[in-house]
RNA sequence: GGUCCUAUGGUGUAAUGGUAGCACUUUGGACUUUGAAUCCAACAAUUCCAGUUCGAUCCUGGAUAGGACCU
Numbered sequence: 001g002g003u004c005c006u007a008u009g010g011u012g013u014a015a016u017g018g019u020a021g022c023a024c025u026u027u028g029g030a031c032u033u034u035g036a037a038u039c040c041a042a043c044a045a046u047u048c049c050a051g052u053u054c055g056a057u058c059c060u061g062g063a064u065a066g067g068a069c070c071u
Stems, first nucleotide, its partner, number of pairs: 001070007010024004018054001026042005047063005
């Protein structure tokens, strides 16, 4: 220098163009003499900039970051 892949809550992982979900974590509550376990509830996310579309996590272009391969 070139090609390809990936980017979603604190962590991990889903989502046929049509309300962003699940598990763990955290917080609160229930239960318990206390604790653990269990149950219920809440908080919390689409890397960025444009484009297409009635509508974009999803499609297109570029950028950024990370990774693999070639040189």

Source information: Transfer RNA from Polypedilum vanderplanki, 71 nucleotides, folded computationally. The organism belongs to Polypedilum, within Eukaryota. The prediction has a mean pLDDT of 80. Its Rfam family is "tRNA". Rfam describes the family as follows. Transfer RNA (tRNA) molecules are approximately 80 nucleotides in length.